[in-house]
């Protein structure tokens, strides 16, 4: 240095859930509490996957008509890094 990860040491993160005159259309995020877990549960949406569907489009309905309203569907440009792969970086040091 690479790999690896201990009944080691020092530390770290924080699921569910709760609260909020917080942000967001939502998914989701933030802050505080909390602690299921985590050796990259640090960072990056590049690949696959998953979530949402505001704008938009289509259909349908509507109506004198229509670019209104309703319903259904499609659809990331929005998210999830604690879904996996990949990339980048990093504390400690028993075997």
């Nucleotide at each position: 240095g690479c790999u690896c990860g201990a009944u080691a040491a020092a530390g770290g993160u924080a699921a569910a859930c709760u609260a909020c005159a917080c942000c967001g259309a939502a998914a989701g995020g933030g802050u505080a509490g909390g602690a299921c877990a985590c050796a990259a549960a640090g960072c990056c949406a590049c690949u696959g996957g998953c979530c949402u569907a505001a704008u938009u489009c289509u259909u349908c309905u509507g109506g004198a008509a229509g670019u209104a309203a309703a319903a259904a569907g499609a659809g990331a440009u929005g998210g999830c890094a604690g879904c996996a792969g990949g990339g980048c970086u990093a504390c400690c040091g028993a075997a």